[in-house]
Formats: sequence, C1' cells, structure tokens
RNA sequence: GCCCCCAUGGUGUAGCGGUCAGCACGCGGCCCUUUCACGGCCGAAGCGGGAGUUCGAUUCUCCCUGGGGGUA
Repeated sequence: GCCCCCAUGGUGUAGCGGUCAGCACGCGGCCCUUUCACGGCCGAAGCGGGAGUUCGAUUCUCCCUGGGGGUA
C1' cells in the first nucleotide's frame, strides 16, 4: 500500500429500517437488618464524526477518525 472485521451508558454486550435503545456488572437513593453483607424497589447514565438513501437510520451506502486481523 491492498483486503477484511469492529466502534451502543463507567465496563461488557443485545439490536438486522418504525423498540420508551434491552440486559449484566458498576454507581446513587429508598426499603429490609441493631449494623454490615445478602436480598427487594426506584433512578442517573449510551448509538465515534460528517454526508447520502428513505416518510422514517443505532440499523443501508460513502467519506473521515480510532482499534483489531490478514497479505508482500
């Protein structure tokens, strides 16, 4: 250089065009307990950036950025 894959809360992940963007851990509050732990309930927090297609994009296309792999 060329080819392929990936990018979603703090972390790990689900999603395959119309979801309130789900789950686990973590975090905060409340309950329980004499206290802690365990357990229960509630909550905050996320689609890397730009353009395009579409009535509608986290999802499809292109470019950029970052990461990983292959190849001489």
Predicted 3D model of a 72-nucleotide RNA (transfer RNA) from an uncultured Solirubrobacteraceae bacterium. Its mean pLDDT, the model's own confidence on a scale to 100, is 83. Its Rfam family is "tRNA". Rfam describes the family as follows. Transfer RNA (tRNA) molecules are approximately 80 nucleotides in length.